[in-house]
RNA sequence: CAACCGAAAGGGCAAACUUGCCGGAAGGCAAGGACGCAAAACUACAGGGCCUGAACCGUCUUUAGGGGCGGGUGGCAGCCAGUUGCCGAA
Numbered sequence: 001c002a003a004c005c006g007a008a009a010g011g012g013c014a015a016a017c018u019u020g021c022c023g024g025a026a027g028g029c030a031a032g033g034a035c036g037c038a039a040a041a042c043u044a045c046a047g048g049g050c051c052u053g054a055a056c057c058g059u060c061u062u063u064a065g066g067g068g069c070g071g072g073u074g075g076c077a078g079c080c081a082g083u084u085g086c087c088g089a090a
Base pairs, nucleotide, nucleotide: 005088006087012037013036017032018031019030020029021028022027035078041083042082043081047080048079049076050075051074056071057070058069059068060067061066
């Protein structure tokens, strides 16, 4: 010095839940709040996975209104992953 690793110190982020706003929903934003996190930083067209299922498309069904399934759409980085990266003891 680097990799693995995670003691200490100084900082950082913020799950559930509550309130308000946006959204059809998933979910997001803000405030409060801390379960946790060394990447809980960034990336959602590298890839896998999960969630959603309004408008629209296909299909099945219904006398009809409507309903089911698949896709599209939208979302999740605190699921895996990719990229970058602070400190330093054993």